[in-house]
C1' cells in the first nucleotide's frame, strides 16, 4: 500500500458500489416459463346478449372470453454454483471433413385424398397418485397419391423424395333454400432448393501449479486394410494384419486447482490472486442411461439404481432452492419470506396482451470509496475548575462565559421534475426549488521509551501488568494503571488475519562458493551446452515495413453529465502478444568449398620413488642352537609387574623367518587423484625439448554413466619378525575402565574378492585468453666469450616476495582469490540432521539420495580494544632468597564471631573488618532494655494572655515532678505601650542516632608514590581503532637520548615546600660562659662578655659541575678528586585517568520514604563489662647476654592556672599534710631506663614467672555491688622457646631501653610522639605473591571467582519405530447384472400403404444377446487416524 473481511470502542447526513470466502450441508412456505381461440374439437368458471317462464329458475358458444384437452412455438435462453477437471477445459493463432429452428436474400411450389385419437360421455379398479375398457369427434396432429428443381442416390441408363392451412377486405360473376362458399386481393403461415448472417460441433500449434522420496508407461495400446457408426474427421466401434506408440525437452502415477479479460502490489522485471462486471467451461441430491428436438444426454423433463425426507387405508406413491426471498445447521462472519413489469431485455401471439425473483427499484449493514456537517466573527478580569509548580507562576486558553452573525445538513410546511417517441412511473410526493424556527439535533478512537509525530504528576514496587522488534517493571517507571497536557487520524479509529513491497533474503534485470552456507575425492566419457579462420549460398533465429487479430468493460490521455467528487458517459491511445505477406543479410544457425594459428600424428632426444610382474641384496630386530661368562637384567619422574643360578643380560659363531629399505634426500622428481623411495630384468602409461613434414576444427565442458580411489573394516586361503586396538598385570590417582611400564590377540604382510569413505585440503572444479617486476630451484634447448662453481636468453614445471587490481577483512597477486569467455557441481539463518521414512548399493559394518514437526533470535567469518593463560621475552618491589626478631603453644589485656539475655545499642567483614569509629561505657556519655512520667514539646520562628527576670525554705516521691512558701519588683517610653526573660494557650510547626551509602554531597580506604593516563592536529584503516605511547639504549621514573608518519601538548614523575646533616651573617633572654673580675662547701650564683654551645631569622652549599673509563661522537653508567654531604644525601608532606554500586544517611549536610499523646522528650535502675567456645592484635614470661641488692652516669620531645605542684614533715607504700614558684628556654611534672661498678643466686618450675585468690588500705568521684585505678602483707597457676602455618624489617633500620602527650574527675599492655644503646644479611631473580612494558592464543567482555560438555533425576512438547486395529482411495481377477441404445427373434398383436382380399410390407409388445451403473468375493498398491511399549530430539 491492499481487502467480499472479522473483532473492540464510538457513530450525524447523503451519493455510488458491495454483502455465505465456512457444509456442492439439509430444506418448511410462496414465487422464479409460459403463451397462442388469427391451428382444433369445444364450453368447466366469469361477464354480456337472446329465448322460455308470473316468479324461483330453465334453455341457448351468439358475443367478450376461456378451465381442462389436441396442436404449434418456447421450455437447450435468462438465473445459480465452482464439486469435478492439470486437459475431451481455458487463452492466443490457425485449419477442414460438418450441422443449423427462428431471421434476411433469391428462385420454385402450396393439387387432390384417407384413416385415427385426446377431449366429452358411459362403465370399472384404486386410500391416493393414477390406470383400464366401450362408444363418438376435429385440426396447421398423422398417412398415402399427384407434381418437382440447381435436392439425394447411381452401374450415369435411370431411380427416389414435399407441402397446411388461418385471418382481414371486396365490385361484378358462379354454387347454395339459407348460413356461407367459390373467385379476386392483402397479410400471416406451409414445402423444397441455393446463398447469407449469427450460433454450434471437430482438428492442430503454442502457452497453462508443485513434487523424481512418482522412472519407466501402454493391448484398442500405435499403425494399416475393410466394414459399421456420426451432422462430420478419426480405434469412435468391430474383424483381420503388422509391432508399434509415449518418455529425463519429464511419460506414467500421486497431490492441488475451474480458465481468461482482469484485480492487488511493484520503478520495472516480477510476485500474489481469479469476489462483484464480462467471455468460455463444468455441474444441478449421488451414479448410469437414453428419449424428444434445429439444438439437451436437459437445474424447476423422463427411466433405472443408491442415500435421505415426506404421505399412506401398508397394497403403494411423492420429492430434489448450487433460481429469488426465507429456515435450520456450520462459522469470526455476510441482508427482506419487500414493490413493479414504468424502463431495458426475453418467451408466445397478427395484435391487444399475458408471463418474466432476468431486470428496474426500495429495505438492512460505516463493508468499501467519495462528498458534507457538527458553526462563524469578536471576546483577557488571561474568570472558575482541573493539572503542574523552583510557590514567583505556568498550562488547559480566545478555549468558555458574554456580545454580534449565519442556517449548509437534519426538522416542519408549500411547490415539484427528467426518466416516456400517443397512452402507461414501481421508484415517489423521490431528486430539486422556496419558506419558517433555532447554535439550535450531530465526536470519537488510538497513541505519546526508540523505530515514530507527541511529557508531566500520582499509584504500583520483577507485583499487577505492557510488548510489533529492541525491551520496560526489584521505591524517584516519559515504557504498567489513572489523571492533566500533547500528537495523529476523524464518522470513524484501533486490533487481528490475507497478499505484494521494503527483501539484490532464489539475484533474467540483480547474488554467491579460500576462511562466513557452498567446488563433487579424482579421471574417462554419452546426451546436452558452447565453439578458430576465408568465400559463396540459404533465410530458421534476427531486423524493418505492411495486413489481420488482440471482445466489451477496466488501466492511461482528453472532452461531457450529476452543485463537486466517487460514479456515469463520448473519443483516442494502449493491449509490450499471435498469425500471414514483403524486404534486408551484419551476426548465430544450416549447406558447399577452402585455410592453418586450436587439436592431433610422424622423426630425434631427455628426466623421473609413474604402474604391473619376476628375481636378487645387505644392515637391524626377534627366535633357536653352540661357546665364553656371572648376578643381575629390564623399565621409570620414581617404581613395580616381567626375565634370570633350570645360567638371564653381556659377548662370539652358526641357523631360521618375516617385515621395512638408513645415508643419498632437496619448499627435489613422477602421477588425474588416492599415492609412489634398496638393486636388477621384462612388459607398460604419461610428460617435456628441438626441428621439419603431415591431417585439416578432428575442439572445450560434461547431467546420467563408467573406472580408479588412503586408512580402518569384511570374506576365503596363506603368512606372522617387529609393532600393536581388544585384553591381562604393574604403577599414578580421591577414583584412573586413561596418559607411563611389562606382556599381548585380531590386524598390519601376500593372493583373490568386497567396502567407497577421510581436515580425500591449496578447505581454492575443468579448459582458454590477457595483465609490472625481482629472487631461488628441477628438466630440455639456443647463444656469448675472459672455459668458469661463468654470463645472456627461450621453454615446461616447482617455490619465495611484490605493483596494479580484487577482497568484509585476513590475504591473493602470470601456479590469481586480478580482467574476461565456455561448461559442470554446489549454497540460501542456527538447532533438529547429514537424522527419520522410502528407494538404490553392500555379506555385514554401513554408504548414497534426503525431509518434516518442533524450537531459538540468533548461529557464523575476519579484524579491534581489553582481560585472562599451570604461553613467551624484558623489568621492578622485604616478593622470594640471605639474615635478625616475632606470631601460632602459656597466663593476662583488648577487639571480633558465636552463644546467651529484658537489653547485651549501632556500624566496620579477604588483602583494604577484628587495641577499627571509641583521643579513654561506674552515673552522664547512651543511641539499647524494664518501669515511672510529658504532649506545640528539651531546642527554633510567629501569634495571644498573664507575669520583671530571678530567688529562699519546707513536704511527698527512686527521680522526673507536684504542692506550699520567702525575697524581689528592674530598663526604655510619645504613658497607649515596647525589649529581654518566665508561665499558660492556639495552630503553623518542632523533633527522630528511624530506613535507603544501591538516590547523593563531602570526606576516606585500596590498587599505589605503581609509572602510568590522555588530548589537539596530521597520517593509516570501510570501520572498531591504530600511530604518537612501539623499537635500540638508559633511568627510581612515559627519566633522558637516538631512531621514527608523526609533530606538539596536558594530568602524573622530578623540582619548587617542611624537617634533618655543614658553614656563614644578624640578634643575645629566661639560654651560654672562652677570656677578665667577685662570691660559694658546691652550682653562670653575680659583674660582665657575644667568642663557643644553643635559640630563630636570613643566606651559602650538590649541579653528574670537574677528571678518567665504558657507551653510538648521545643519554647515561662505573671509578676518582674535592667536600659536612655525591649522584633523588636521610625523613616527611604531596596520591594522575580510573577501579572496587569499596566505607560512612550514627560527625556533618541532603533527595525520597516513614513516626507525630510517639520511632519524639524527661527520669531511676539495668545493659553495652554476660561466657561452653573460635579467631585477630598486644602485654608479661618461660630466665644467667638473666633475676635480685647496693652504688655511679648520660637524653630528647612535650604538658601545666578548674592546672603542674617544689622544699620540708608523716606513712613500708599508694598517699596525706604543706604551701614556695610558675600564664613557663626562668618554676613544676622530672628520679630517665637499658648502660657502668660491685655483691648474690648456679640451671631448679628456681631468689625464673607472675596469673589467681585471701586480708588490709589509698585516691578520684553524688556514688567504685554489678563495674575503676593504685598500695602493702600473704598466695604462687600455666609456662622450660611453642605443630601445620604465618608476620615485620635493608641502617641510625631491626632488636632492645625508658620518657612525654592527647582523651581524661578517675581509669592504657592501646594510640601518637621522643630520644638512649645499636646489629646481621642481600649469591642472585629459578620459584611463591603483587605490579609495569612488548608479544602470542582465546569459543572470555559481569572479562578465568569467565565460559562451557555429556550422562543421570523431574516436568512438558512434537516426531520416528511398533504386535496390531480402523478408515479413505485405487489396481487386478471373477460373480451379479437395473434402466437404456443397438442387434437378433419361432410364436403373439397390429388403423392408414399394396393386394390376386388369401395375405403382404411395415410396426408394436414380449423374449434373447452385446455393452454396462450399482453391489459382492478374493488379492495387491497408496495415503490417513489410533496403539501397550520403545527410540532418539527439543525446552525448562
Nucleotide at each position: 500500500a491492499u481487502u467480499g473481511a472479522a473483532c473492540g470502542c464510538u457513530g450525524g447526513c447523503g451519493g455510488c458500489a458491495u454483502g455465505c470466502u465456512u457444509u456442492a450441508c439439509a430444506c418448511a412456505u410462496g414465487c422464479a416459463a409460459g403463451u397462442c381461440g388469427a391451428a382444433c374439437g369445444g364450453u368447466a368458471a366469469c361477464g354480456u346478449g337472446g329465448g322460455g317462464g308470473c316468479a324461483a329458475c330453465c334453455c341457448u358458444g351468439g358475443c367478450g372470453a376461456c378451465g381442462a384437452g389436441u396442436g404449434g412455438c418456447g421450455a437447450a435462453c435468462g438465473g445459480g454454483u465452482g464439486a469435478g477437471u492439470a486437459a475431451u477445459a481455458c487463452a492466443u493463432c490457425g485449419g477442414a471433413a460438418c450441422a443449423u429452428g427462428u431471421c434476411c436474400u433469391g428462385g420454385a411450389g402450396u393439387g387432390g385424398g384417407g384413416g385415427a385419437u385426446a377431449g366429452c360421455u358411459c362403465g370399472g379398479c384404486g386410500a391416493a397418485a393414477g390406470c383400464c375398457g366401450g362408444a363418438u369427434u376435429a385440426a396447421u396432429a398423422c398417412c398415402g397419391c399427384a407434381u418437382a428443381c440447381g435436392c439425394u442416390c447411381u452401374g450415369a441408363g435411370g431411380a427416389g423424395g414435399a407441402a397446411a392451412g388461418c385471418g382481414g377486405g371486396g365490385g361484378a360473376c358462379c354454387c347454395g333454400c339459407a348460413a356461407g362458399g367459390g373467385c379476386c386481393u392483402c397479410g400471416c403461415g406451409c414445402u423444397g432448393c441455393a446463398g447469407g448472417a449469427g450460433u454450434g460441433g471437430c482438428c492442430g500449434a503454442u502457452g497453462u501449479c508443485g513434487g523424481a522420496u512418482c522412472a519407466g508407461c501402454u493391448a484398442g495400446u500405435u499403425g494399416g486394410u475393410g466394414a459399421g457408426g456420426u451432422a462430420a474427421u478419426g480405434g469412435c466401434u468391430c474383424a483381420c494384419c503388422a509391432a508399434g506408440g509415449c518418455a529425463u525437452c519429464g511419460a506414467c502415477g500421486g497431490g492441488u486447482a475451474g480458465c481468461u479479460g482482469g484485480u492487488c502490489u511493484g520503478a520495472g522485471a516480477g510476485g500474489a490472486u481469479g469476489a462483484u462486471c464480462a467471455g468460455c467451461c463444468a455441474c444441478a441430491c449421488u451414479g448410469g442411461g437414453a428419449c424428444u428436438g434445429a439444438g439437451a444426454c436437459a437445474c424447476g423433463g423422463c427411466c433405472c439404481a443408491g442415500a435421505c425426507u415426506c404421505c399412506u387405508a401398508c397394497g403403494g406413491g411423492a420429492g430434489g432452492c448450487a433460481g429469488c426471498a426465507g429456515u435450520g445447521g456450520g462459522g469470526a462472519a455476510u441482508a427482506u419470506u419487500g414493490c413493479a413489469c414504468a424502463a431495458u431485455g426475453g418467451g408466445c401471439g397478427a395484435a391487444a396482451g399475458c408471463c418474466u425473483g432476468a431486470u428496474g427499484c426500495a429495505g438492512c449493514g460505516a463493508u468499501g470509496c467519495c462528498g458534507c456537517g457538527u458553526g462563524c466573527g469578536g471576546g483577557a478580569a488571561g474568570a472558575a475548575g482541573g493539572c503542574c509548580c523552583u510557590a514567583g507562576g505556568g498550562u488547559u486558553g480566545u478555549a468558555a462565559a458574554c456580545c454580534g452573525c449565519u442556517u449548509u445538513c437534519a426538522g416542519u410546511a408549500g411547490g415539484g421534475a427528467a426518466g416516456a417517441a400517443a397512452a402507461u412511473g414501481a421508484c415517489g410526493g423521490u431528486a430539486c426549488c422556496u419558506a419558517c424556527a433555532g447554535a439550535a439535533g450531530a465526536a470519537g478512537g488510538u497513541g505519546c521509551g526508540g523505530c515514530c509525530a507527541a511529557c508531566u504528576a500520582c499509584g504500583u514496587g520483577c507485583c499487577a501488568g505492557c510488548a510489533g522488534c529492541c525491551g520496560c517493571g526489584g521505591u524517584g517507571a516519559c515504557a504498567c494503571g489513572u489523571a492533566g497536557g500533547c500528537a495523529c487520524c476523524a464518522a470513524g479509529c484501533g486490533u487481528u488475519g490475507u497478499c505484494c513491497g521494503g527483501a539484490u533474503u532464489u539475484a533474467u534485470u540483480g547474488g554467491g562458493c579460500g576462511u562466513a552456507a557452498a567446488g563433487a575425492g579424482c579421471u574417462c566419457g554419452u546426451a546436452g551446452g558452447c565453439g578458430g579462420u576465408u568465400u559463396g549460398g540459404u533465410a530458421a533465429g534476427c531486423u524493418g515495413g505492411a495486413u489481420g487479430u488482440g471482445a466489451a468493460a477496466g488501466c492511461c490521455c482528453u472532452g461531457g453529465g450529476c452543485u463537486c467528487a466517487a460514479c456515469c458517459u463520448g473519443g483516442g491511445a494502449a493491449c509490450u502478444g499471435c498469425a500471414u505477406c514483403c524486404a534486408g543479410a551484419a551476426c548465430u544457425g544450416c549447406c558447399a568449398a577452402g585455410c592453418u594459428a586450436g587439436a592431433g600424428u610422424a622423426u630425434g632426444g631427455u628426466a623421473g620413488a609413474g604402474g604391473a610382474c619376476a628375481g636378487u641384496g645387505g644392515a637391524a630386530u626377534u627366535u633357536c642352537c653352540g661357546g665364553u661368562g656371572u648376578a643381575g637384567c629390564g623399565g621409570u619422574g620414581a617404581a613395580a609387574u616381567g626375565c634370570g643360578u633350570a645360567g638371564a643380560g653381556a659377548u662370539c659363531g652358526g641357523a631360521a623367518g618375516g617385515a621395512a629399505c638408513a645415508c643419498c634426500a632437496g619448499u627435489g622428481g613422477c602421477g588425474a587423484a588416492g599415492g609412489c623411495g634398496a638393486c636388477u630384468g621384462u612388459c607398460u602409461g604419461g610428460a617435456c625439448c628441438a626441428a621439419u613434414a603431415c591431417u585439416g576444427a578432428c575442439g572445450c565442458u560434461g547431467a546420467g554413466g563408467u573406472g580408479c580411489g588412503a586408512a580402518a573394516g569384511c570374506g576365503u586361503g596363506g603368512g606372522g619378525a617387529g609393532c600393536a586396538a581388544a585384553c591381562a598385570g604393574g604403577a599414578u590417582u580421591a577414583g584412573a575402565u586413561a596418559c607411563c611400564c611389562u606382556g599381548g590377540u585380531a590386524g598390519u604382510c601376500c593372493a583373490c574378492g568386497c567396502c567407497g569413505u577421510a581436515a580425500a585440503c591449496g578447505a581454492u572444479g575443468u579448459c582458454a585468453a590477457c595483465u609490472a617486476g625481482c629472487c631461488g630451484u628441477u628438466g630440455g634447448g639456443c647463444u656469448c666469450c675472459u672455459u668458469g662453481a661463468g654470463g645472456g636468453u627461450c621453454u615446461a614445471g616447482u617455490g619465495g616476495c611484490g605493483c596494479a587490481g580484487c577482497u568484509a577483512a585476513c590475504g591473493c597477486g602470470a601456479u590469481a582469490a586480478g580482467u574476461u569467455g565456455a561448461c559442470c557441481g554446489c549454497c540460501u539463518g542456527g538447532g533438529g540432521a547429514g537424522u527419520a521414512c522410502g528407494g538404490c548399493c553392500g555379506c555385514a559394518a554401513g554408504g548414497u539420495u534426503a525431509a518434516a514437526a518442533c524450537u531459538c533470535a540468533a548461529a557464523u567469518g575476519a579484524a579491534u580494544u581489553g582481560a585472562c593463560g599451570g604461553g613467551g621475552g624484558c623489568c621492578c618491589g622485604c616478593a622470594c632468597a640471605a639474615g635478625c626478631g616475632g606470631u601460632g603453644g602459656a597466663g593476662c589485656a583488648u577487639g571480633u564471631g558465636g552463644u546467651u539475655u529484658a537489653a547485651u545499642u549501632c556500624g566496620a567483614u579477604g588483602c583494604a573488618a577484628c587495641g577499627c569509629g571509641a583521643a579513654g561505657a561506674a552515673c552522664c556519655u547512651u543511641a539499647c532494655c524494664a518501669g515511672g512520667c510529658c504532649u506545640u514539646g528539651a531546642c527554633a520562628u510567629c501569634c495571644u494572655g498573664c507575669g520583671a527576670a530571678c530567688u529562699u525554705u519546707c513536704u511527698a516521691g527512686a527521680g522526673a515532678u507536684a504542692g506550699a512558701u520567702u525575697g524581689g519588683u528592674g530598663c526604655c517610653u510619645u504613658c497607649g505601650g515596647g525589649a529581654a526573660c518566665g508561665c499558660a494557650g492556639u495552630g503553623a510547626c518542632a523533633g527522630g542516632u528511624g530506613c535507603u551509602g544501591c538516590a547523593u554531597g563531602g570526606c576516606u580506604g585500596u590498587c599505589g608514590u605503581c609509572a602510568g593516563c590522555u588530548c589537539g592536529u596530521g597520517u593509516c584503516g570501510u570501520g572498531a581503532g591504530a600511530u604518537g605511547u612501539u623499537g635500540g639504549g638508559u633511568u627510581a621514573a612515559g627519566u633522558c637520548c637516538c631512531g621514527u608518519a608523526a609533530c606538539g601538548a596536558g594530568c602524573g614523575c622530578a623540582a619548587c615546600c617542611c624537617u634533618u646533616g655543614u658553614c656563614c651573617u644578624u640578634a643575645g633572654u629566661u639560654g651560654c660562659c672562652a677570656g677578665c673580675g667577685c662570691g660559694u662547701a658546691a652550682u653562670g650564683g653575680c659583674g660582665g662578655g657575644a667568642a663557643c654551645u644553643c635559640u630563630a631569622a636570613g643566606g651559602a652549599g650538590a649541579c653528574u659541575g670537574c677528571c678518567g673509563g665504558u657507551g653510538a661522537c648521545a643519554a647515561a653508567c662505573c671509578g676518582g678528586a674535592g667536600g659536612a654531604a655525591g649522584g633523588u644525601g636521610g625523613g616527611g608532606a604531596u596520591g594522575a585517568c580510573g577501579u572496587c554500586a569499596a566505607g560512612u544517611c550514627a560527625u556533618c549536610a541532603u533527595g525520597g520514604c516513614c513516626c507525630u499523646u510517639a520511632c519524639g522528650g524527661c527520669c531511676u535502675g539495668g545493659g553495652c563489662u554476660a561466657c561452653a567456645c573460635a579467631c585477630g592484635u598486644g602485654c608479661u614470661a618461660c630466665a644467667a647476654u638473666g633475676g635480685u641488692c647496693g652504688g655511679u652516669a648520660c637524653a630528647g620531645a612535650g604538658g601545666g592556672u578548674u592546672g603542674c605542684c617544689a622544699a620540708c614533715c608523716c606513712g613500708c607504700g599508694a598517699g596525706g599534710g604543706g604551701g614556695a614558684g610558675c600564664u613557663a628556654a626562668u618554676c613544676c611534672c622530672a628520679g630517665a631506663a637499658a648502660a657502668c661498678c660491685g655483691g648474690u643466686c648456679g640451671u631448679a618450675g628456681u631468689c625464673c614467672g607472675g596469673a589467681u585468690c585471701g586480708g588490709a588500705g589509698u585516691c578520684u568521684g553524688c556514688a567504685a555491688c554489678u563495674c575503676g585505678a593504685c598500695u602493702c602483707c600473704a598466695u604462687g597457676a600455666a609456662g622450660u622457646u611453642g605443630g601445620a602455618a604465618u608476620c615485620g624489617c635493608u641502617a641510625g633500620u631491626a632488636a632492645u631501653c625508658g620518657c612525654g602527650g592527647a582523651u581524661c574527675a578517675g581509669c592504657a599492655u592501646g594510640c601518637c610522639g621522643c630520644g638512649g644503646u645499636g646489629a646481621a644479611u642481600a649469591c642472585g631473580u629459578u620459584c611463591c605473591c603483587g605490579g609495569g612494558c612488548c608479544u602470542u592464543g582465546u569459543a572470555c567482555a559481569c572479562a578465568c571467582c569467565g565460559c562451557c560438555c555429556g550422562u543421570c533425576a523431574c516436568a512438558c512438547c512434537a516426531c520416528g519405530g511398533g504386535a496390531g486395529u480402523u478408515g479413505a482411495u485405487u489396481g487386478u481377477a471373477c460373480c451379479u447384472g437395473a434402466a437404456a441404445u443397438c442387434g437378433g427373434u419361432g410364436g403373439g398383436c397390429u388403423a392408414a400403404c399394396c393386394u390376386u382380399c388369401g395375405g403382404g410390407a411395415g410396426g408394436c409388445a414380449g423374449c434373447c444377446g452385446c455393452u454396462u451403473a450399482u453391489g459382492g468375493u478374493a488379492u495387491g498398491g497408496u495415503c490417513g487416524g489410533u496403539g501397550a511399549c520403545u527410540g532418539g530430539g527439543g525446552u525448562g
The prediction has a mean pLDDT of 87. Predicted 3D model of a 1436-nucleotide RNA (small-subunit ribosomal RNA) from an uncultured bacterium.